[in-house]
Molecule: transfer RNA
Organism: uncultured Erysipelotrichaceae bacterium
RNA sequence: GUCCUCGUAGCUCAGCUGGAAGAGCGUGCGCCUCCUAAGCGUAAGGUCGGUGGUUCAAGCCCACUCGUGGACG
Numbered sequence: 001g002u003c004c005u006c007g008u009a010g011c012u013c014a015g016c017u018g019g020a021a022g023a024g025c026g027u028g029c030g031c032c033u034c035c036u037a038a039g040c041g042u043a044a045g046g047u048c049g050g051u052g053g054u055u056c057a058a059g060c061c062c063a064c065u066c067g068u069g070g071a072c073g
Base pairs, nucleotide, nucleotide: 001072002071003070004069006067007066010025011024012023013022019056027043028042029041030040031039049065050064051063052062053061
């Protein structure tokens, strides 16, 4: 330098062929218990790496860019 993978909640990751975002763990609160742990219930938490574009509509498509891992030279 060229090409490819990945980037979504605090962490690990889903998200189908574009219709508007979820799970597990963790955290807060409650229930249970003599108390704690475990268990059960519930809630909060997201500019979907960034900018721009396409579209009635973008996590998803396109361009550029940042970061991560890799292949080739």